[in-house]
Context: one part of a larger RNA
RNA sequence: UUGGGCGUAAAGCGUCUGUAGGUGGCUUUUCAAGUCCAUCGUCAAAUCCCAGGGCUCAACCCUGGACAAGCGGUGGAAACUACCAAGAUGGAGUACGGUAGGGGCAGAGGGAAUUUCCGGUGUAGCGGUGAAAUGCGUAGAGAUCGGGAAGAACAGUAACGGCGAAAGCACUCUGCUGGGCCGACACUGACACUAAGAGACGAAAGCUAGGGGACCAAAUGUGAUUAGAUACCCCAGUAGUCCUAGACGUAAACGAUGGAUACUAGGCGCUGCGCGUAUCGACUCGUGCAAUGCUGUAGCUAAUGCGUUAGGUAUCCCGCCCGGGGAGUACGUUCGCAAGAAUGAAACUC
Numbered sequence: 001u002u003g004g005g006c007g008u009a010a011a012g013c014g015u016c017u018g019u020a021g022g023u024g025g026c027u028u029u030u031c032a033a034g035u036c037c038a039u040c041g042u043c044a045a046a047u048c049c050c051a052g053g054g055c056u057c058a059a060c061c062c063u064g065g066a067c068a069a070g071c072g073g074u075g076g077a078a079a080c081u082a083c084c085a086a087g088a089u090g091g092a093g094u095a096c097g098g099u100a101g102g103g104g105c106a107g108a109g110g111g112a113a114u115u116u117c118c119g120g121u122g123u124a125g126c127g128g129u130g131a132a133a134u135g136c137g138u139a140g141a142g143a144u145c146g147g148g149a150a151g152a153a154c155a156g157u158a159a160c161g162g163c164g165a166a167a168g169c170a171c172u173c174u175g176c177u178g179g180g181c182c183g184a185c186a187c188u189g190a191c192a193c194u195a196a197g198a199g200a201c202g203a204a205a206g207c208u209a210g211g212g213g214a215c216c217a218a219a220u221g222u223g224a225u226u227a228g229a230u231a232c233c234c235c236a237g238u239a240g241u242c243c244u245a246g247a248c249g250u251a252a253a254c255g256a257u258g259g260a261u262a263c264u265a266g267g268c269g270c271u272g273c274g275c276g277u278a279u280c281g282a283c284u285c286g287u288g289c290a291a292u293g294c295u296g297u298a299g300c301u302a303a304u305g306c307g308u309u310a311g312g313u314a315u316c317c318c319g320c321c322c323g324g325g326g327a328g329u330a331c332g333u334u335c336g337c338a339a340g341a342a343u344g345a346a347a348c349u350c
Stems, first nucleotide, its partner, number of pairs: 003322004007304002012318001014201004021194003026087003033081002035077008049065006091191001092188003096183004103177007110154001114150008125136002162169002207246005216240001220236002223233001258317006266295004271290006299306002323350003332343004
């Protein structure tokens, strides 16, 4: 490479937008590029194959014949793909009417708790642990009451629940704003799917500059434990944790499961919207679409399990894998302030 694969064995890019490319629903024409048929030319000889013949056989040699694919010419076919032209509405989209939501950004407000400061009451302990000690406290701690300040996070409701492409999103209110779903069917008329490069977003930690700093807490300093204890436990405690503006671009970024479309038993929940039934009304019952779960048939699977939200049955496009280690290392390149990230071997060895 072929082929086989990618939940857990190696393997789905963290997620999305989208360029080239690849692929593409229905009807009727045109054309004949692909496709198919016929025929002609060419495809050196030798070799290979077939039928004969010659060396006593064979190898070997000689004569004759032929297949097939390729390339080109001519003539034809028109189902399929492509092309031309026209049309339709089911895919896709726009407009309209509703609707749920911690979707995003900004501003404003709130209470509980914590720490700290001030004042009152009050006196000898408090704190911490397996047990202690370091620590705090007669310069009045801890406890309790009143007042002030600060920063960070938002109990209960809370769900097997909702929204978002993912990361993620929850005190309350307001403003701006993105997307989804349902209904009816008005409009456009295949405008679609995927997506190499490219671009955007992207937890935490770490980085730069300026603020902020209540709690917690790497580092660090003590106290213990221990043979030791650079730890686990305790007392302190700085970066950081928070905000603004940049930069970084990685995670077990997980459903360890790429996206789209179609098809293939049921049962039980739950969320949103609609229809019918019911009712004074809200429930109820039946049902359609969309989302989210459990169980399970066929089927699949090495097993585990998956099972209309597939890991079943198929098509299209992308990404990735090819024994373990060496190694996500070295070198080179690109990016980055740095940390490092991305790309990514070989020798050798089993």
This is a predicted structure of a 350-nucleotide part of an RNA (small-subunit ribosomal RNA, central domain) from Allium sativum. Taxonomically the source falls in Allium (Eukaryota, Euphyllophyta, Magnoliopsida, Mesangiospermae). The coordinates come from a structure-prediction model, not an experiment, and the mean pLDDT is 86. Its Rfam family is "Bacterial small subunit ribosomal RNA". Rfam links the family to the GO terms ribosome and structural constituent of ribosome.